This is a predicted structure of a 74-nucleotide RNA (transfer RNA) from a Candidatus Heimdallarchaeota archaeon. RNAcentral holds the sequence, with entries from ENA. The source organism's lineage runs through Archaea, Promethearchaeati and Candidatus Heimdallarchaeota. Its Rfam family is "tRNA".
RNA sequence: GGGCUGAUAGAUCAGACCGGUAGAUCGCUUCGCUUGCACCGAAGAGGCCGCGGGUUCAAAUCCCGCUCAGUCCA
Numbered sequence: 001g002g003g004c005u006g007a008u009a010g011a012u013c014a015g016a017c018c019g020g021u022a023g024a025u026c027g028c029u030u031c032g033c034u035u036g037c038a039c040c041g042a043a044g045a046g047g048c049c050g051c052g053g054g055u056u057c058a059a060a061u062c063c064c065g066c067u068c069a070g071u072c073c074a
Stems, first nucleotide, its partner, number of pairs: 001073007010026004020057001028044005050066005
């Protein structure tokens, strides 16, 4: 220098192929249960999707450029 993969909630990951309300589990908060704690049950908060631009009525998703990480080739 080139090819490929990845970046989404505090953590681990779906969602992208096929554009249409951004989700799961754990964690966190509150309530119930308990003498109390844990377990269990219920509810809730927490993201504007790595960055910049483009297409579109509408972009995590499509297109272009860039950054970072991994991997392969030179």